[in-house]
RNA sequence: GGAGCCGGUCGGGCAGCGGCCCCCCGAAACCCCACGGAAUCGGGGGGAGGAAAGUCCGGGCUUCGCAGGGCAAGGCGCCAGGUAACGCCUGGGUCCCGACGGGGCAACCCGCCGGGAACGGAAAGUGCCACAGAAAACAUACCGCCCCAUCAGGGGUAAGGGUGAAAAGGUGAGGUAAGAGCUCACCAGCGUCCUGGCAACAGGACGGCUUGGCAAACCCCGCCUGAAGCAAGACCCAAUAGGAGGGGGAUGACGUGGUCCCGCUGACCCCUCGGGUAGGUCGCUUGAGGCUGACGGCGACGUCAGUCCCAGAUAGAUCGCUGCACAAAGACAGAACCCGGCUUAUAGACCGGCUCCCUAU
RNA sequence: CGGGGCGUGGCUCAGCCUGGUAGAGCGCUGCGUUCGGGACGCAGAGGUCGGCGGUUCAAAUCCGCCCGCCCCGACCA
Numbered sequence: 001g002g003a004g005c006c007g008g009u010c011g012g013g014c015a016g017c018g019g020c021c022c023c024c025c026g027a028a029a030c031c032c033c034a035c036g037g038a039a040u041c042g043g044g045g046g047g048a049g050g051a052a053a054g055u056c057c058g059g060g061c062u063u064c065g066c067a068g069g070g071c072a073a074g075g076c077g078c079c080a081g082g083u084a085a086c087g088c089c090u091g092g093g094u095c096c097c098g099a100c101g102g103g104g105c106a107a108c109c110c111g112c113c114g115g116g117a118a119c120g121g122a123a124a125g126u127g128c129c130a131c132a133g134a135a136a137a138c139a140u141a142c143c144g145c146c147c148c149a150u151c152a153g154g155g156g157u158a159a160g161g162g163u164g165a166a167a168a169g170g171u172g173a174g175g176u177a178a179g180a181g182c183u184c185a186c187c188a189g190c191g192u193c194c195u196g197g198c199a200a201c202a203g204g205a206c207g208g209c210u211u212g213g214c215a216a217a218c219c220c221c222g223c224c225u226g227a228a229g230c231a232a233g234a235c236c237c238a239a240u241a242g243g244a245g246g247g248g249g250a251u252g253a254c255g256u257g258g259u260c261c262c263g264c265u266g267a268c269c270c271c272u273c274g275g276g277u278a279g280g281u282c283g284c285u286u287g288a289g290g291c292u293g294a295c296g297g298c299g300a301c302g303u304c305a306g307u308c309c310c311a312g313a314u315a316g317a318u319c320g321c322u323g324c325a326c327a328a329a330g331a332c333a334g335a336a337c338c339c340g341g342c343u344u345a346u347a348g349a350c351c352g353g354c355u356c357c358c359u360a361u
Numbered sequence: 362c363g364g365g366g367c368g369u370g371g372c373u374c375a376g377c378c379u380g381g382u383a384g385a386g387c388g389c390u391g392c393g394u395u396c397g398g399g400a401c402g403c404a405g406a407g408g409u410c411g412g413c414g415g416u417u418c419a420a421a422u423c424c425g426c427c428c429g430c431c432c433c434g435a436c437c438a
Base pairs, nucleotide, nucleotide: 001357002356003355004354005353006352007351008350009349010348013324014323015322016321017320018319020047021046022045023044024043025042026041027040031036049332053343054342056341057340058339059338060337061229062228063227064226073225074224075223076222077221078092079091080090081089082088093119094117095116096115097114098113100111101110102109103108120220121219125218126217127214128213129212142161143160144157145156146155147154148153169187170186171185172184173183174182188210190207191206192205193204194203195202196201233282234281235280236279243273244272245271246270247269248268289308290307291306292305293304294303295302296301362434363433364432365431366430367429368428371387372386373385374384381418389405390404391403392402393401411427412426413425414424415423
């Protein structure tokens, strides 16, 4: 100097002109005046993101429901901590993969570096393991090996071969008719005890020799969950709309009774009331908030002090042009109730760590 | 903006729950039949199971993340 991997930060600067959304202040004329004011004009302030996205999790908030407990259904799952909460984050443990080094006849083990893990239970039970294969876990023997036997055949065995993704602990030695944890040593795994650790777990001793895989199959154990979602929801409410009540009420129709008298309803007008459409207001942005510093903690994070206010529309605002420096004005992409995460997309720039290559010393 | 469902040959669908061989109808191709066509009979082709990754010996199926399409939700009785 270059390449790769991992982690973090930024992801667009400055100036001018014009335009858009919100808030504050002011103003001549106008609405008869005053008050007040939509709109207009002038001035000032603020104006998208690291993902605003997917809507995959967790909460706040709102309405409805709810005595308590259980079942069902769904979700989560090493341990400890953080947090409002989480399936998120931090630290630790165990396991797996890759590179390097070391020990051992071998099985295997140890050290270090980098990356990864939906990582409770398969010795509670049920189920599945296609094809092949004797046998896929109750059990069993195709070829082979050994013994008996004239042969047919009978018995022993699981070393070796073969099948398969996976074959009943592995390696080495002894032993045997041949073999086999049959015996011994070591290794892996399991159980009990002791020690260390809050714990996951680690180390050591002893024991019987070994109990296949799948729980992102049913299930068991432990923990969590009421449902819906801002188009949630709350409020004010127009009319030649419609409803209820009261009053007035011309002409006439209808119903009932009828010889009549009479009763009810009644276009229309006025008043009151409740609901509620169009519409409007609130919810709406000051919040588990940002920045700086100190302290505690390995860290996630917490406590304290100071300081700041930083979009809020309702057909939906952030744009356009010019100039300057740069190799290039560029990537993914546009808030709609808010917040904490995860995931996905992302040109380019900078910083840190590790590995490899080249060059120089 | 919020919620739900679907994606399998050219078209319409089954299979997915309970993992091992991907199937049905219509359509298409060839042959037969017919003077010719249709219908019918026989034979056949055609599928990255939307994409990527994971679990598993093994994935259309189980799990996760993306992509596309469709439907529903505004106030009252």